Predicted 3D model of a 477-nucleotide part of an RNA (small-subunit ribosomal RNA, 3' major domain) from an uncultured anaerobic bacterium. The coordinates come from a structure-prediction model, not an experiment, and the mean pLDDT is 83. RNAcentral holds the full RNA, with entries from ENA, Greengenes and SILVA. It matches the Rfam family "Bacterial small subunit ribosomal RNA". Its family is annotated with structural constituent of ribosome and ribosome in the Gene Ontology.

Context: one part of a larger RNA
Parts: sequence; structure tokens; C1' cells
RNA sequence: UGACGGGGGCCCGCACAAGCGGAGGAACAUGUGGUUUAAUUCGAUGAUACGCGAGGAACCUUACCCGGGCUUGAAAUGCAGAAGACGGAUCGGGAAACCGAUUUUCCAGCAAUGGCUUCUGUGUAGGUGCUGCAUGGUUGUCGUCAGCUCGUGCCGUGAGGUGUCGGCUUAAGUGCCAUAACGAGCGCAACCCUUGCCAAUAGUUACUAUCAGGUAAUGCUGAGGACUCUAUUGGGACUGCCAUCGUAAGAUGCGAGGAAGGUGGGGAUGACGUCAAAUCAGCACGGCCCUUACGUCCGGGGCGACACACGUGUUACAAUGGGGAGUACAGAGGGUUGCUACCUGGUGACAGGAUGCUAAUCUCUUAAAUCUUCUCUCAGUUCGGAUCGAAGUCUGCAACUCGACUUCGUGAAGCUGGAUUCGCUAGUAAUCGCGCAUCAGCCAUGGCGCGGUGAAUACGUUCCCGGGCCUUGUACA
Repeated sequence: UGACGGGGGCCCGCACAAGCGGAGGAACAUGUGGUUUAAUUCGAUGAUACGCGAGGAACCUUACCCGGGCUUGAAAUGCAGAAGACGGAUCGGGAAACCGAUUUUCCAGCAAUGGCUUCUGUGUAGGUGCUGCAUGGUUGUCGUCAGCUCGUGCCGUGAGGUGUCGGCUUAAGUGCCAUAACGAGCGCAACCCUUGCCAAUAGUUACUAUCAGGUAAUGCUGAGGACUCUAUUGGGACUGCCAUCGUAAGAUGCGAGGAAGGUGGGGAUGACGUCAAAUCAGCACGGCCCUUACGUCCGGGGCGACACACGUGUUACAAUGGGGAGUACAGAGGGUUGCUACCUGGUGACAGGAUGCUAAUCUCUUAAAUCUUCUCUCAGUUCGGAUCGAAGUCUGCAACUCGACUUCGUGAAGCUGGAUUCGCUAGUAAUCGCGCAUCAGCCAUGGCGCGGUGAAUACGUUCCCGGGCCUUGUACA
């Protein structure tokens, strides 16, 4: 100087407490361990692995296994030589890849030759093989915590200290005061995006108050530039004003005004560093290793196994509910290999026609919880839907291993879950549906977004966990 302490002081955080809803019990989905297997490819492993890489494993992907092929090779390139083809068509073998046979067959130029392609040879290639403890780049975490440092000066023999300490204050090393320190940098904050209010400008595909026309009905049409909205520029919030406290910074106020009040809400933004943290399988790269194979092509299988254990979720166990009928209101996104109105057929998944839209125009798109009414009356049930049987639909060369969906039948466990444990402080939790990426299809209950309905509680900081500052002890570095 640090680190540590079941030392002390001060402070903070859904850290505890106060509440609400979960997990742990059930069934299923998914990931992992283990076991099994020809193979169940590889990586990730306390917090910081386990619906993670994977934003989509039937083939492909695919790296794994079995079998069949190729060896300048699936792709790239230099040189030398040879050929005129390569390719196509037909036939044979084959699961295909591939192998063999027959046939057809280059371009420019007068030519030399050049181009192109193939073959042969060679230098090379190729490797998801190893090492993340050789690395770059990127990422997680402490932590959006308030810290981490430097120049000059001063103090100390020196390591170092001071500044950065102290008092008050703040979300903050944020400020104020004090001060052998005076300044500065990376962080904090602000500048950026979004949301909430207003104005100006601009009105099409959006809008419709006034005027007119028209319809079974609708901004449907002329028209309008008011409103909504769209999208550009500005304004607006600064403890600015008032009161109290305070030297100040600032604090308090069911104070004013205001759409908004003390960082208005949310996001992006992650200091010096820590964990030899993660990744050689995203990519790049040093070294090592393989080279008729650890390369590469193809068919099939596997990654989907299943006495078991764990994590993350979905659906429930019901009456604040299930079922039937009627009925209201979104936002944000996507669409031409696409989204499809409408019509017809089908109980339905869907099919056959048909039309609009490269989209504020057409469409996905009836949002669902809600509300009204009928029924069920506490039961393993009109709860719950696993599992299984049958018949179908769709995608796709192909749904056996191993797809989703529909209809009918079947109707399991489950009556609120031990010890323990997780999330959340407001448009939040809880609950309800909608969309997108990936994608032929989909094992999505996942991920990322969007809106609808919409709470309870916080006395407080003694305790648990994590962190910051000061101080103290130490036989630790």
C1' cells in the first nucleotide's frame, strides 16, 4: 500500500421487512446430467452453464455412426504437357454418389497463335483436427456500482502519501464550504432516440366540422385544411416563482401555475480493472498434427434412445369458474416464389374458382379477456386434458424411425403442493389476446416486440445478501 475480520461508524440496492403472484407436488414441452448406443457430433458448468450457441436437426443442415465411392480432389490458384472438347442424348450396373459403353460435339484468326474447357504431372489445396493456459476480435460478470488515475507542487531515506481527507449535500468523486495543495483526464450528468403537452408548416393513400350530391349502409363523391393523424421544425421544466430551514450547496411544502416538478417515464450509452472467466465451432491467426485421409461426395441411421436426477416453462387442479348464444373496443408489425377480400364445396383442417395490393390505398385482421343472457351446483364433475384408437387435411422427392393441423371416440395424473426458494415498487405485478424473425413445413408452451384490463404494500434498516466511503486490528501478500 492492499486484502481479510462471526471489528467499529456512515450510506445504498426488491437486500431484508410489508404485500401480490409463482417455483418445489401432477401431466406434458424443452435444456442438462447420468445411463445406453455403431453413433447418441461439439461447446457452455456457483453467482456469470442448464427454452444457452440453435432467430427453427425428416433429407439438407451435420460437424457423429455404418456402408459405397473419389484422390490436384467439392471450391481457388501457378507452371509444364496432351486433347478438342466440356457438356448433352441413349443404354447397362447401382440405394445414390459414381463407374462403363455407344453417339453427337469448340470459338477467334489466312496462319503462327490465343481464348475456353477437360485430362495427366507437379507446387499447392483441404481439415468443425489439438491448444481460448500462445493470440486478435467479440462477450458475460462485479455494475450504470461511483469510482479509477495523471501533471506540477509539497511531505517522506524509501515503498509511498497528499490531491481523492473533514463538515453539509446529492442518484452520483453531484455540488458547497473548509483545506499544502493547484489544476486536469477517463467515468457521473448533459448532448442522442422514444413517450407525455402546445404551436407553425405540409395535406395523400389518412381525417370530415361547415356546404352540396348520393346510398339499404359507409368520407361513398364534389369539396374542405377546422379536428384526429402523419412527419419536419420549434417551444416547454430551470428548484424558474412563493413560504420555511440553511453561510452556501441544497432540503421540505395534499404550495401556486402547468400537459408534465424536482433526473417527468423508458431506452441507447458500461471508467481503470477482476475472474489465466467464455469462445481456435462465427471469423481471423502463431505453433502442433492428418494428406488414397483427421480431406471430400453419396445412401441410410443418429443428434429425437430412457430404470433415473436437476433447471426453465406450458396446462391445470375449477364457480372471481366451464360450456352455449349474442355483442364492444387496440397497438405494433408482415406481404409478389407473397398476403389474399368475395363466392362455392366440406362438421373441420382445407380445397376449387375469383379479385385487389410492390401497400397510411388491398390484405393478414372477426383481437381476447370485457359486457348481456341461458345452463352447470361442488362432483375427479359439463373441472382437467395426458395417453391411445380410427378417419382425414397440408407442406415437401420423401412424414416408418421423426412434422404440424382437423374430426370422432378414449378420457390418465391432478382437489393448491415438505424443507426450501424466485420475480415484482405503477400503467409496475398479475391477467388477456395480437404480431414478427428463423421458416417448404414444423415439434414455438421458446425468443423478441405490441397493445387491452389493471392492483396490493413499503412501519422501517435490528437481521440475511451484495456494494460504496472513512477508521481500527493483523503472525497474510